The prediction has a mean pLDDT of 81. Transfer RNA from Candidatus Micrarchaeota archaeon CG10_big_fil_rev_8_21_14_0_10_45_29, 74 nucleotides, folded computationally.
RNA sequence: GCGCUUGUAGUCUAACCUGGUUAGGACAUGAGGUUGCCAAUCUCAGGAUCCGGGUUCAAAUCCCGGCGGGCGCA
Numbered sequence: 001g002c003g004c005u006u007g008u009a010g011u012c013u014a015a016c017c018u019g020g021u022u023a024g025g026a027c028a029u030g031a032g033g034u035u036g037c038c039a040a041u042c043u044c045a046g047g048a049u050c051c052g053g054g055u056u057c058a059a060a061u062c063c064c065g066g067c068g069g070g071c072g073c074a
Base pairs, nucleotide, nucleotide: 001073002072003071004070005069006068007067010027011026012025013024020057029045030044031043032042033041050066051065052064053063054062
């Protein structure tokens, strides 16, 4: 340099192929209940689509470019 693949909360991940529900879940965090205290458990709360552009009534999803990670070729 070229090709393939991948990027969603602090972490892991669903939804992506086949565009349409308020972007869902687990762990973690915070608050509360329970307990003599802790742990465990229960309830509640906040938090995310890598960046820019395009297509569309509508984009996490499709297209283009960029950036980062992984694999391969040279």

Its Rfam family is "tRNA". Rfam links the family to the GO term triplet codon-amino acid adaptor activity. RNAcentral holds the sequence, with entries from ENA. The organism belongs to Microcaldota, within Archaea.